[in-house]
RNA sequence: GGGCGUCUGGCGCAGUGGUAGCGCGUCUGCUUUGCAUGCUGAAGGUCUAGGGUUCGAUCCCCUAGUCGUCCA
Repeated sequence: GGGCGUCUGGCGCAGUGGUAGCGCGUCUGCUUUGCAUGCUGAAGGUCUAGGGUUCGAUCCCCUAGUCGUCCA
């Protein structure tokens, strides 16, 4: 330099055009003398950035960037 893939809460990941979810973690409450476990509820996301298509974009298209991988 070129090809391919990846980017979504603190972390790991789902989500193939119609209100963005799960697990772990964090916090509240219950249970305990206390901790852990268990149960209950909650907070936390400008979906990498910009542009385009569309009535409507995490999703489709273009460009740039990050990281990974392969080739040179």
A computed fold for a 72-nucleotide RNA from Aureobasidium pullulans, annotated as transfer RNA.
It matches the Rfam family "tRNA". It is annotated as a transfer RNA.
The same sequence occurs in records of 9 taxa.